[in-house]
RNA backbone atom coordinates (compact mmCIF):
# COMPACT_ATOMS: atom_id res chain seq x y z
P N A 1 -0.34 2.94 4.26
O5' N A 1 -0.99 2.35 2.38
C5' N A 1 -0.63 3.17 1.19
C4' N A 1 -0.57 2.33 0.00
C3' N A 1 -1.82 1.38 0.00
O3' N A 1 -2.81 2.17 -0.44
C1' N A 1 0.00 0.00 0.00
P N A 2 -4.41 1.82 -0.26
O5' N A 2 -5.12 0.68 -1.48
C5' N A 2 -4.66 0.43 -2.54
C4' N A 2 -4.61 -1.07 -3.38
C3' N A 2 -6.00 -1.65 -2.49
O3' N A 2 -6.79 -1.14 -3.22
C1' N A 2 -3.94 -2.90 -2.51
P N A 3 -8.72 -1.01 -2.49
O5' N A 3 -8.78 -3.10 -2.25
C5' N A 3 -9.20 -3.35 -2.92
C4' N A 3 -9.04 -5.34 -2.95
C3' N A 3 -10.47 -5.39 -1.66
O3' N A 3 -11.52 -5.47 -2.56
C1' N A 3 -8.34 -6.94 -1.31
P N A 4 -12.58 -4.98 -1.38
O5' N A 4 -13.05 -6.50 -0.45
C5' N A 4 -13.50 -8.13 -0.84
C4' N A 4 -13.08 -8.75 0.38
C3' N A 4 -14.00 -8.68 1.40
O3' N A 4 -15.10 -9.07 1.02
C1' N A 4 -11.81 -9.33 2.09
P N A 5 -15.90 -8.35 2.20
O5' N A 5 -16.31 -9.06 3.67
C5' N A 5 -16.28 -10.66 3.76
C4' N A 5 -15.67 -10.70 4.87
C3' N A 5 -16.00 -10.09 6.70
O3' N A 5 -17.35 -10.76 6.37
C1' N A 5 -13.63 -10.49 6.40
P N A 6 -18.62 -9.86 7.46
O5' N A 6 -18.05 -9.51 8.72
C5' N A 6 -17.56 -10.68 9.95
C4' N A 6 -16.95 -10.26 11.11
C3' N A 6 -17.85 -9.37 12.14
O3' N A 6 -18.99 -9.61 12.87
C1' N A 6 -15.18 -8.91 11.90
P N A 7 -20.15 -8.71 13.15
O5' N A 7 -19.36 -7.94 14.14
C5' N A 7 -18.72 -8.12 15.19
C4' N A 7 -17.79 -7.01 15.96
C3' N A 7 -18.41 -5.83 17.09
O3' N A 7 -18.11 -5.83 17.97
C1' N A 7 -17.35 -4.97 14.97
P N A 8 -18.32 -6.48 19.36
O5' N A 8 -20.63 -5.96 19.25
C5' N A 8 -20.45 -4.82 19.58
C4' N A 8 -22.32 -4.57 19.78
C3' N A 8 -22.30 -5.66 21.22
O3' N A 8 -22.00 -5.29 22.77
C1' N A 8 -24.32 -6.08 19.81
P N A 9 -21.15 -6.06 23.67
O5' N A 9 -22.43 -6.05 24.99
C5' N A 9 -22.84 -4.87 25.51
C4' N A 9 -23.07 -5.09 26.49
C3' N A 9 -22.34 -6.02 27.54
O3' N A 9 -21.96 -5.43 28.85
C1' N A 9 -24.22 -7.16 27.64
P N A 10 -20.73 -4.64 29.47
O5' N A 10 -19.58 -5.60 29.33
C5' N A 10 -17.92 -5.17 30.22
C4' N A 10 -17.49 -6.21 30.54
C3' N A 10 -17.02 -7.23 29.76
O3' N A 10 -16.04 -7.29 29.04
C1' N A 10 -18.32 -8.12 31.76
P N A 11 -16.17 -7.99 27.32
O5' N A 11 -16.28 -9.16 26.85
C5' N A 11 -15.38 -10.18 27.51
C4' N A 11 -15.22 -11.63 27.63
C3' N A 11 -16.17 -12.23 26.43
O3' N A 11 -15.24 -12.31 25.56
C1' N A 11 -17.22 -12.84 28.22
P N A 12 -15.36 -12.81 23.48
O5' N A 12 -16.77 -13.50 23.27
C5' N A 12 -15.57 -15.03 24.12
C4' N A 12 -16.81 -15.70 23.70
C3' N A 12 -17.68 -15.64 22.27
O3' N A 12 -16.78 -16.06 20.90
C1' N A 12 -19.36 -16.19 23.91
P N A 13 -17.74 -15.48 19.74
O5' N A 13 -18.99 -16.40 19.30
C5' N A 13 -19.81 -15.04 18.69
C4' N A 13 -21.11 -16.13 18.92
C3' N A 13 -22.13 -15.78 17.67
O3' N A 13 -22.21 -15.71 16.44
C1' N A 13 -22.59 -15.31 20.04
P N A 14 -23.16 -15.37 15.65
O5' N A 14 -24.31 -15.54 15.72
C5' N A 14 -25.49 -14.89 15.67
C4' N A 14 -26.82 -14.76 15.76
C3' N A 14 -28.27 -14.49 15.11
O3' N A 14 -28.59 -15.14 14.28
C1' N A 14 -28.04 -14.39 17.61
P N A 15 -28.61 -14.10 13.05
O5' N A 15 -29.83 -13.19 12.87
C5' N A 15 -30.83 -13.61 13.56
C4' N A 15 -32.04 -12.47 13.79
C3' N A 15 -31.67 -10.93 13.55
O3' N A 15 -32.74 -10.97 11.95
C1' N A 15 -31.42 -10.55 15.23
P N A 16 -32.54 -11.54 10.71
O5' N A 16 -33.16 -10.64 9.69
C5' N A 16 -34.67 -10.48 9.77
C4' N A 16 -34.77 -10.54 8.32
C3' N A 16 -35.05 -9.06 7.41
O3' N A 16 -34.77 -8.81 6.53
C1' N A 16 -37.06 -10.42 7.46
P N A 17 -33.79 -7.69 6.04
O5' N A 17 -34.19 -6.71 7.40
C5' N A 17 -34.25 -5.23 7.05
C4' N A 17 -35.16 -4.37 7.92
C3' N A 17 -36.52 -4.35 7.99
O3' N A 17 -36.57 -4.47 9.96
C1' N A 17 -35.52 -2.50 7.66
P N A 18 -37.31 -5.35 10.73
O5' N A 18 -38.39 -4.63 11.42
C5' N A 18 -37.62 -3.69 12.69
C4' N A 18 -38.87 -3.24 13.70
C3' N A 18 -39.65 -3.71 13.74
O3' N A 18 -40.28 -3.50 15.16
C1' N A 18 -40.86 -2.42 12.72
P N A 19 -40.02 -4.20 16.21
O5' N A 19 -39.29 -2.97 17.20
C5' N A 19 -40.21 -1.91 17.57
C4' N A 19 -39.63 -1.60 19.34
C3' N A 19 -38.93 -2.17 19.87
O3' N A 19 -37.81 -1.51 20.63
C1' N A 19 -40.79 -3.01 21.02
P N A 20 -36.26 -2.04 20.34
O5' N A 20 -35.60 -3.26 20.24
C5' N A 20 -35.48 -3.65 21.21
C4' N A 20 -35.12 -5.26 20.95
C3' N A 20 -34.21 -5.93 22.34
O3' N A 20 -35.08 -7.24 22.59
C1' N A 20 -32.25 -5.60 20.90
P N A 21 -35.52 -7.55 23.70
O5' N A 21 -36.31 -9.04 23.94
C5' N A 21 -34.38 -9.80 24.85
C4' N A 21 -34.50 -10.87 23.79
C3' N A 21 -33.33 -11.50 24.52
O3' N A 21 -34.27 -12.23 26.01
C1' N A 21 -32.28 -11.20 22.51
P N A 22 -33.48 -12.87 27.31
O5' N A 22 -33.16 -14.37 26.68
C5' N A 22 -33.11 -15.20 26.21
C4' N A 22 -32.58 -16.23 25.21
C3' N A 22 -30.89 -16.39 26.20
O3' N A 22 -31.57 -17.78 27.32
C1' N A 22 -30.30 -16.17 24.28
P N A 23 -30.84 -18.19 28.66
O5' N A 23 -29.48 -18.17 28.67
C5' N A 23 -29.62 -19.73 28.21
C4' N A 23 -27.98 -19.99 28.01
C3' N A 23 -27.02 -19.65 28.98
O3' N A 23 -27.32 -20.92 29.92
C1' N A 23 -26.00 -18.61 27.15
P N A 24 -26.89 -20.83 31.35
O5' N A 24 -25.55 -20.30 31.34
C5' N A 24 -24.30 -20.81 31.67
C4' N A 24 -23.53 -19.71 31.21
C3' N A 24 -22.90 -19.00 32.44
O3' N A 24 -22.15 -19.75 33.63
C1' N A 24 -22.72 -17.89 30.42
P N A 25 -23.17 -19.12 35.30
O5' N A 25 -21.81 -17.65 35.46
C5' N A 25 -20.99 -17.67 35.23
C4' N A 25 -20.37 -15.82 35.54
C3' N A 25 -21.06 -15.33 36.54
O3' N A 25 -20.15 -15.27 37.68
C1' N A 25 -21.12 -14.85 34.49
P N A 26 -21.16 -14.98 39.04
O5' N A 26 -21.85 -13.46 38.92
C5' N A 26 -20.27 -12.32 39.13
C4' N A 26 -21.09 -11.39 39.25
C3' N A 26 -22.07 -10.54 40.06
O3' N A 26 -21.52 -10.45 41.60
C1' N A 26 -22.97 -10.07 38.01
P N A 27 -22.15 -11.25 42.87
O5' N A 27 -23.77 -10.23 43.06
C5' N A 27 -22.76 -8.57 43.20
C4' N A 27 -24.65 -8.05 43.50
C3' N A 27 -25.34 -8.37 44.41
O3' N A 27 -25.62 -8.18 45.62
C1' N A 27 -26.68 -7.99 42.13
P N A 28 -25.70 -9.63 46.70
O5' N A 28 -26.99 -9.37 46.59
C5' N A 28 -28.00 -8.16 47.10
C4' N A 28 -29.64 -8.50 46.76
C3' N A 28 -29.78 -9.29 47.43
O3' N A 28 -30.12 -9.30 49.00
C1' N A 28 -31.01 -8.81 45.48
P N A 29 -30.44 -10.43 50.14
O5' N A 29 -31.89 -11.49 49.73
C5' N A 29 -32.49 -11.06 49.98
C4' N A 29 -33.78 -11.57 49.18
C3' N A 29 -33.87 -13.11 49.75
O3' N A 29 -34.64 -13.36 51.01
C1' N A 29 -34.25 -12.79 47.70
P N A 30 -34.32 -14.43 51.86
O5' N A 30 -35.15 -16.06 50.99
C5' N A 30 -36.67 -15.88 51.23
C4' N A 30 -36.82 -17.36 50.23
C3' N A 30 -36.27 -18.42 50.69
O3' N A 30 -37.36 -18.93 51.61
C1' N A 30 -35.98 -18.29 48.07
P N A 31 -36.70 -20.10 53.13
O5' N A 31 -35.68 -21.19 52.68
C5' N A 31 -36.96 -22.06 51.68
C4' N A 31 -36.30 -23.08 50.97
C3' N A 31 -35.30 -23.83 51.35
O3' N A 31 -35.62 -24.74 52.69
C1' N A 31 -34.07 -23.50 49.49
P N A 32 -34.89 -25.03 54.04
O5' N A 32 -33.23 -25.30 53.98
C5' N A 32 -32.95 -27.01 53.47
C4' N A 32 -31.46 -26.68 53.68
C3' N A 32 -30.80 -26.60 54.68
O3' N A 32 -31.09 -27.69 56.16
C1' N A 32 -29.82 -25.53 52.61
P N A 33 -31.24 -27.32 56.93
O5' N A 33 -30.04 -26.50 57.75
C5' N A 33 -30.10 -25.73 58.94
C4' N A 33 -28.52 -25.11 58.99
C3' N A 33 -27.79 -24.79 58.59
O3' N A 33 -27.46 -23.49 58.16
C1' N A 33 -26.49 -26.75 59.58
P N A 34 -28.17 -22.57 56.77
O5' N A 34 -26.17 -23.10 56.44
C5' N A 34 -25.05 -22.17 56.81
C4' N A 34 -23.82 -22.49 56.24
C3' N A 34 -23.70 -22.68 54.69
O3' N A 34 -23.73 -21.35 54.31
C1' N A 34 -22.45 -24.52 56.15
P N A 35 -23.61 -20.87 52.75
O5' N A 35 -23.06 -21.89 52.06
C5' N A 35 -21.71 -21.09 51.77
C4' N A 35 -20.81 -22.21 51.55
C3' N A 35 -21.25 -22.52 49.91
O3' N A 35 -20.96 -21.59 48.65
C1' N A 35 -20.76 -24.56 50.50
P N A 36 -22.10 -21.18 47.37
O5' N A 36 -22.08 -22.58 46.57
C5' N A 36 -21.03 -22.72 45.73
C4' N A 36 -21.23 -24.34 45.60
C3' N A 36 -22.16 -24.48 44.57
O3' N A 36 -21.86 -24.08 42.68
C1' N A 36 -22.51 -26.18 45.81
P N A 37 -22.97 -23.20 42.35
O5' N A 37 -24.09 -24.32 41.80
C5' N A 37 -23.58 -25.62 41.25
C4' N A 37 -24.94 -26.58 41.14
C3' N A 37 -26.37 -26.14 40.99
O3' N A 37 -26.43 -26.40 39.63
C1' N A 37 -26.81 -27.20 43.15
P N A 38 -27.65 -24.91 38.99
O5' N A 38 -28.56 -25.20 39.34
C5' N A 38 -29.82 -26.67 38.92
C4' N A 38 -31.15 -26.52 40.27
C3' N A 38 -31.64 -25.26 39.99
O3' N A 38 -32.77 -25.20 38.33
C1' N A 38 -31.89 -25.39 41.92
P N A 39 -32.80 -24.00 37.79
O5' N A 39 -34.07 -23.48 38.74
C5' N A 39 -35.69 -23.76 38.54
C4' N A 39 -35.91 -22.86 39.63
C3' N A 39 -36.12 -21.77 39.87
O3' N A 39 -36.99 -21.70 38.74
C1' N A 39 -35.68 -21.97 42.08
P N A 40 -37.47 -20.36 37.53
O5' N A 40 -37.66 -19.04 38.67
C5' N A 40 -38.70 -18.58 38.90
C4' N A 40 -39.05 -17.48 39.62
C3' N A 40 -38.63 -16.20 39.17
O3' N A 40 -39.49 -15.75 38.57
C1' N A 40 -37.29 -16.51 41.66
P N A 41 -39.36 -14.81 37.37
O5' N A 41 -38.62 -13.51 37.68
C5' N A 41 -39.05 -12.52 38.86
C4' N A 41 -38.48 -12.10 39.51
C3' N A 41 -37.63 -10.84 38.94
O3' N A 41 -38.31 -9.58 38.25
C1' N A 41 -36.29 -11.70 40.30
P N A 42 -37.93 -9.02 36.77
O5' N A 42 -36.39 -8.29 37.20
C5' N A 42 -36.12 -7.09 38.06
C4' N A 42 -35.47 -6.75 38.83
C3' N A 42 -34.71 -6.55 37.02
O3' N A 42 -34.82 -4.58 37.17
C1' N A 42 -32.99 -7.62 39.05
P N A 43 -34.45 -4.48 35.47
O5' N A 43 -32.85 -3.51 35.75
C5' N A 43 -32.64 -2.54 36.65
C4' N A 43 -30.97 -2.74 36.42
C3' N A 43 -30.46 -2.52 34.65
O3' N A 43 -30.36 -1.40 34.46
C1' N A 43 -29.22 -4.46 36.46
P N A 44 -30.29 -0.98 32.85
O5' N A 44 -29.09 -1.69 31.91
C5' N A 44 -28.00 -1.25 32.86
C4' N A 44 -26.34 -1.78 32.51
C3' N A 44 -26.66 -2.21 30.56
O3' N A 44 -26.19 -1.23 29.83
C1' N A 44 -26.20 -4.28 32.01
P N A 45 -26.98 -0.33 28.79
O5' N A 45 -26.23 -0.58 27.12
C5' N A 45 -24.96 -0.78 27.17
C4' N A 45 -24.61 -1.61 26.04
C3' N A 45 -24.97 -1.06 24.64
O3' N A 45 -24.35 0.07 24.08
C1' N A 45 -25.20 -3.37 24.90
P N A 46 -24.79 0.95 23.02
O5' N A 46 -25.43 0.40 21.81
C5' N A 46 -24.75 0.14 20.66
C4' N A 46 -24.25 -1.18 19.95
C3' N A 46 -24.01 -0.67 18.60
O3' N A 46 -22.73 -2.06 17.97
C1' N A 46 -25.84 -2.52 18.50
P N A 47 -21.89 -1.79 16.51
O5' N A 47 -20.62 -0.57 16.99
C5' N A 47 -19.86 -1.18 18.38
C4' N A 47 -18.86 0.30 19.23
C3' N A 47 -19.35 1.53 18.07
O3' N A 47 -20.06 2.48 19.11
C1' N A 47 -17.59 0.72 17.43
P N A 48 -21.35 3.14 18.64
O5' N A 48 -20.40 5.04 17.87
C5' N A 48 -19.39 5.41 18.45
C4' N A 48 -18.58 6.46 17.96
C3' N A 48 -19.82 7.04 17.04
O3' N A 48 -20.03 8.52 17.42
C1' N A 48 -17.84 6.76 16.01
P N A 49 -21.43 8.82 17.38
O5' N A 49 -21.05 9.61 15.84
C5' N A 49 -20.73 10.60 15.78
C4' N A 49 -20.10 11.31 14.17
C3' N A 49 -21.33 11.74 13.61
O3' N A 49 -21.97 12.67 13.94
C1' N A 49 -19.93 10.84 12.66
P N A 50 -23.87 12.68 13.70
O5' N A 50 -23.25 12.59 11.48
C5' N A 50 -24.45 13.42 11.41
C4' N A 50 -23.41 12.95 9.42
C3' N A 50 -24.93 12.90 8.80
O3' N A 50 -25.67 14.11 8.59
C1' N A 50 -23.24 11.37 8.06
P N A 51 -27.26 13.69 8.01
O5' N A 51 -27.77 12.93 6.75
C5' N A 51 -26.89 13.41 5.63
C4' N A 51 -27.41 12.24 4.62
C3' N A 51 -28.35 11.68 4.10
O3' N A 51 -29.22 12.35 3.74
C1' N A 51 -26.83 9.85 4.45
P N A 52 -30.99 12.25 3.56
O5' N A 52 -31.21 10.80 3.03
C5' N A 52 -31.04 10.45 2.02
C4' N A 52 -31.34 9.27 1.50
C3' N A 52 -33.00 8.80 2.28
O3' N A 52 -33.61 9.41 1.03
C1' N A 52 -31.61 7.28 2.75
P N A 53 -35.24 9.99 1.61
O5' N A 53 -36.40 9.27 2.35
C5' N A 53 -36.39 7.86 1.52
C4' N A 53 -36.42 6.53 2.73
C3' N A 53 -38.21 7.17 3.84
O3' N A 53 -39.77 7.33 3.43
C1' N A 53 -36.32 5.83 5.11
P N A 54 -40.26 8.58 3.68
O5' N A 54 -40.39 8.63 5.52
C5' N A 54 -40.98 9.61 6.35
C4' N A 54 -41.44 9.01 7.40
C3' N A 54 -41.05 8.43 7.95
O3' N A 54 -39.68 8.86 8.63
C1' N A 54 -42.21 7.12 8.22
P N A 55 -37.74 8.51 9.18
O5' N A 55 -38.08 7.05 9.65
C5' N A 55 -38.11 7.43 10.74
C4' N A 55 -38.47 5.89 11.81
C3' N A 55 -37.16 5.33 11.10
O3' N A 55 -36.25 5.46 12.08
C1' N A 55 -38.81 3.87 10.57
P N A 56 -34.37 5.15 11.61
O5' N A 56 -34.60 4.11 11.37
C5' N A 56 -34.60 2.83 12.47
C4' N A 56 -33.27 1.60 12.36
C3' N A 56 -31.77 2.25 12.74
O3' N A 56 -30.96 0.79 13.01
C1' N A 56 -31.80 1.92 10.44
P N A 57 -31.16 1.73 14.79
O5' N A 57 -29.93 0.03 15.22
C5' N A 57 -28.64 0.38 14.85
C4' N A 57 -27.74 -0.98 14.23
C3' N A 57 -27.59 -1.70 13.06
O3' N A 57 -26.87 -0.61 12.55
C1' N A 57 -27.98 -3.09 14.39
P N A 58 -27.76 0.16 10.69
O5' N A 58 -27.90 -1.39 10.48
C5' N A 58 -26.75 -2.44 9.94
C4' N A 58 -27.80 -3.76 9.04
C3' N A 58 -28.05 -3.66 7.72
O3' N A 58 -28.19 -4.59 7.15
C1' N A 58 -29.76 -4.09 8.96
P N A 59 -26.88 -4.54 5.42
O5' N A 59 -27.09 -3.63 5.03
C5' N A 59 -28.31 -3.75 3.57
C4' N A 59 -28.67 -2.60 3.05
C3' N A 59 -27.29 -1.55 2.62
O3' N A 59 -26.43 -2.52 1.60
C1' N A 59 -29.41 -0.07 3.58
P N A 60 -24.78 -1.96 1.98
O5' N A 60 -24.79 -0.56 1.73
C5' N A 60 -25.33 -0.24 0.05
C4' N A 60 -24.95 1.89 0.08
C3' N A 60 -23.29 2.24 0.44
O3' N A 60 -22.28 2.03 -0.23
C1' N A 60 -25.05 3.78 1.43
P N A 61 -20.74 2.10 0.20
O5' N A 61 -20.06 3.12 0.44
C5' N A 61 -20.30 4.82 -0.50
C4' N A 61 -20.13 5.76 0.08
C3' N A 61 -18.83 5.90 1.27
O3' N A 61 -17.53 5.25 0.67
C1' N A 61 -21.10 6.83 2.35
P N A 62 -16.29 5.26 0.88
O5' N A 62 -16.17 5.74 2.23
C5' N A 62 -15.44 7.30 1.97
C4' N A 62 -15.45 7.97 3.35
C3' N A 62 -14.74 7.56 4.24
O3' N A 62 -13.20 7.90 4.42
C1' N A 62 -16.61 8.29 5.33
P N A 63 -12.08 6.89 4.84
O5' N A 63 -11.84 6.69 5.76
C5' N A 63 -11.91 8.19 6.91
C4' N A 63 -12.03 7.92 8.32
C3' N A 63 -11.64 6.86 9.27
O3' N A 63 -10.14 7.22 9.31
C1' N A 63 -13.95 6.79 9.70
P N A 64 -8.95 5.91 9.44
O5' N A 64 -9.15 5.42 11.34
C5' N A 64 -9.35 6.04 12.15
C4' N A 64 -9.85 5.20 13.66
C3' N A 64 -9.10 4.06 13.57
O3' N A 64 -8.02 3.96 14.03
C1' N A 64 -11.61 3.86 13.62
P N A 65 -6.76 3.28 13.89
O5' N A 65 -7.20 1.80 14.46
C5' N A 65 -7.46 1.60 15.92
C4' N A 65 -7.96 0.25 16.43
C3' N A 65 -7.52 -1.17 15.93
O3' N A 65 -6.41 -1.18 16.56
C1' N A 65 -10.20 -0.76 16.03
P N A 66 -5.35 -2.01 15.79
O5' N A 66 -5.91 -3.21 15.79
C5' N A 66 -6.19 -4.31 17.03
C4' N A 66 -7.26 -5.69 16.52
C3' N A 66 -6.73 -6.20 15.27
O3' N A 66 -5.54 -7.44 15.92
C1' N A 66 -8.91 -6.10 15.01
P N A 67 -4.35 -8.13 14.67
O5' N A 67 -5.36 -9.00 14.16
C5' N A 67 -5.94 -10.08 14.29
C4' N A 67 -6.43 -11.37 13.60
C3' N A 67 -5.51 -11.46 12.03
O3' N A 67 -4.95 -12.28 12.45
C1' N A 67 -8.14 -10.62 11.95
P N A 68 -3.53 -12.80 11.43
O5' N A 68 -4.30 -13.34 10.14
C5' N A 68 -5.17 -14.34 9.50
C4' N A 68 -5.89 -14.27 8.31
C3' N A 68 -4.87 -14.38 7.32
O3' N A 68 -4.01 -14.81 7.11
C1' N A 68 -6.39 -12.88 6.69
P N A 69 -2.61 -14.96 6.39
O5' N A 69 -3.42 -14.60 4.87
C5' N A 69 -3.62 -15.30 3.80
C4' N A 69 -4.26 -14.83 2.88
C3' N A 69 -2.85 -13.79 1.71
O3' N A 69 -1.90 -15.41 1.01
C1' N A 69 -4.89 -12.50 2.25
P N A 70 -0.71 -15.27 0.99
O5' N A 70 -0.80 -13.49 -0.07
C5' N A 70 -0.90 -13.73 -1.68
C4' N A 70 -1.40 -12.56 -2.42
C3' N A 70 -0.15 -11.96 -2.27
O3' N A 70 0.61 -11.90 -3.66
C1' N A 70 -2.25 -10.12 -1.81
P N A 71 2.60 -12.30 -3.42
O5' N A 71 2.61 -10.87 -3.79
C5' N A 71 2.51 -9.88 -4.97
C4' N A 71 2.79 -8.41 -4.59
C3' N A 71 3.90 -8.10 -3.74
O3' N A 71 5.09 -7.57 -5.52
C1' N A 71 2.55 -7.23 -2.85
RNA sequence: GCGAGUGUAGCUCAACGGUAGAGUGGGAGCUUCCCAAGCUUUAGACGGGGGUUCAACUCCCCUCACUCGCU
Annotation:
This is a predicted structure of a 71-nucleotide RNA (transfer RNA) from an uncultured Pseudomonadota bacterium. Rfam family: tRNA. Rfam classes the family as a transfer RNA. Its mean pLDDT, the model's own confidence on a scale to 100, is 83.